[in-house]
Context: one part of a larger RNA
RNA sequence: CUGGGUGUAAAGGGAGCGCAGGCGGGAACACAAGUCAGCGGUGAAACCUAUGGGCUUAACCCAUAGACUGCCGUUGAAACUGUGUUUCUUGAGUGGAGCAGAGGCAAGCGGAAUUCCGAGUGUAGCGGUGAAAUGCGUAGAGAUUCGGAGGAACACCAGUGGCGAAGGCGGCUUGCUGGGCUCUAACUGACGCUGAGGCUCGAAAGUGUGGGGAGCAAACAGGAUUAGAUACCCUGGUAGUCCACACUGUAAACGAUGAUUGCUAGGUGUGGGGGGUCUGACCCCCUCCGUGCCGGAGCUAACGCAAUAAGCAAUCCACCUGGGGAGUACGGCCGCAAGGUUGAAACUC
Numbered sequence: 001c002u003g004g005g006u007g008u009a010a011a012g013g014g015a016g017c018g019c020a021g022g023c024g025g026g027a028a029c030a031c032a033a034g035u036c037a038g039c040g041g042u043g044a045a046a047c048c049u050a051u052g053g054g055c056u057u058a059a060c061c062c063a064u065a066g067a068c069u070g071c072c073g074u075u076g077a078a079a080c081u082g083u084g085u086u087u088c089u090u091g092a093g094u095g096g097a098g099c100a101g102a103g104g105c106a107a108g109c110g111g112a113a114u115u116c117c118g119a120g121u122g123u124a125g126c127g128g129u130g131a132a133a134u135g136c137g138u139a140g141a142g143a144u145u146c147g148g149a150g151g152a153a154c155a156c157c158a159g160u161g162g163c164g165a166a167g168g169c170g171g172c173u174u175g176c177u178g179g180g181c182u183c184u185a186a187c188u189g190a191c192g193c194u195g196a197g198g199c200u201c202g203a204a205a206g207u208g209u210g211g212g213g214a215g216c217a218a219a220c221a222g223g224a225u226u227a228g229a230u231a232c233c234c235u236g237g238u239a240g241u242c243c244a245c246a247c248u249g250u251a252a253a254c255g256a257u258g259a260u261u262g263c264u265a266g267g268u269g270u271g272g273g274g275g276g277u278c279u280g281a282c283c284c285c286c287u288c289c290g291u292g293c294c295g296g297a298g299c300u301a302a303c304g305c306a307a308u309a310a311g312c313a314a315u316c317c318a319c320c321u322g323g324g325g326a327g328u329a330c331g332g333c334c335g336c337a338a339g340g341u342u343g344a345a346a347c348u349c
Base pairs, nucleotide, nucleotide: 003321004320005319006318007303008302012317014201015200016199017198021194022193023192025088026087027086028085029084030083031082033081034080035077036076037075038074039073040072041071042070048066049065050064051063052062053061054060091191092188093187094186095184096183097182098181099180103177104176105175106174107173108172109171110154115149116148117147118146119145120144121143125136126135162169163168206247207246208245209244210243211242215241216240220236221235222234223233258316259315260314261313262312263311266294267293268292269291270290271289272288273287274286275285276284298305299304322349323348324347331342332341333340334339
């Protein structure tokens, strides 16, 4: 390379948008680039294969034929691919009518709770643990009542419920704004799918500058435990957690399952639409989209998957090729740094 693979054995890029490229619906006509056929030319010799022959045989040598799977020219064919023209509506999109939602951004508001401060009542404990101690408290703590300050998070509702491409999103109100679903079938007429590079988004931790700081809490200090205890437990506590702007670009970024399209038994729940029966806001039936469970064929090494496929097919991308060394070294690129990304070999089993 070919091949075979990628839920759990090695292997799906964290996610999206998208240039190039690859692939691409129905009909008609034309062309003849791909494709196919005939003919002609060329495809040196040697080598190779077959047959025959020459050295006593063989190796070796000679002859003839084949082959050299290719290229060029020419004449045709027109199913398929391609190209051009015309056309169609089912793919895709637009319009119209509705619907659900923690989708995003910004501003404002609310109550509960913790902590702190002030004041009142009040007196000897509080706190913490397996048990204690450190700690707090007669300079009046803890408890309780009232007032105030400030920050962060939004109980119940809450649901294998919803929304989002993923990360993720949950008090209430307002403004701005993205996407989806259903019905309709007026419009466009293949406008599509995928997507190397590229660009954008991307939890937590971390970084820079400036704010903020209630609770929690790496580091750190002390008290315990212990043979020791640089831990687990306890008392404190700084970065951080929060906000603004900028960076980082990783994760068990998981469904460990790439995207898109079509096809292939059923049953049962749930969220959002539409239609029908009834005409009643309920049941029941049909249908589309989403989200779960069970299960047949089929698949699978098994576990299991099973219309939300890991089934049957197609297109495109990414990735794998024994374990360790190693996601390391070196170099490149990126980053303020931490580090990220690309990514070996010797050696060894």
Molecule: small-subunit ribosomal RNA, central domain
Organism: Oscillospiraceae bacterium